Molecule: SAM riboswitch aptamer (S box leader)
Organism: Dehalococcoidia bacterium
Formats: sequence, structure tokens, C1' cells
RNA sequence: CCGUCAUCCAGAGUUGGCACGAGAGCAACGGGCUCGCCGACUGCCACACCAACCGGCCGCAGGGCACGGUGGUAACGCCCGCCGGGGACACCCGGGACGAUGAAGG
Repeated sequence: CCGUCAUCCAGAGUUGGCACGAGAGCAACGGGCUCGCCGACUGCCACACCAACCGGCCGCAGGGCACGGUGGUAACGCCCGCCGGGGACACCCGGGACGAUGAAGG
């Protein structure tokens, strides 16, 4: 990097310090909506927490333990744009697409 399988309406920092200085919300773009000079985003340091996956330990088993490897800690992946259905409309329901994370592979 590629495809495969699984999960993504739950949960947990609007934490503290330093740097930067206008954008940001993981993606190609666009439209909404929200966050942002009371300094967001991003990078570094520190501690805290959550817990789907793999490993480990305990248990007869259902399961438990946060011990290890990842991952994560605004809003449903913030919502939508594609298809189907319902509806007079606004919208609603379902399925996709794309994206993220894990695992074993190539």
C1' cells in the first nucleotide's frame, strides 16, 4: 500500500503546562449545523479516564480482570448529498457509498 472480516446511535479530558496564531469538525468536494483570539486546530510534555479488537490471567460456563499491544476521550462517523419505501409537504424509515479502528493475510 492492497483487498478480506468485524465494529462504529454506548462510554471516557470543553484536563493542566509550553509553542503556534485562524481556522476546525479523521474523507475528494459541496451544502448545513456546531466549535474557535475566554486561543480552537496542530505539535510537545504531564497526569487522568474509556473500552469495540488481539494477547494474557481467573472461572465448569455465561463471564470477569484494564496486566500487555492497538485505539479512543464535543455533538450518531455532528447531519446530508446515492438507491428504495412512506408522506401533500416538511421530513421519516431502511440500504448503500465513503471514512475510521482492530485482526489475520497478501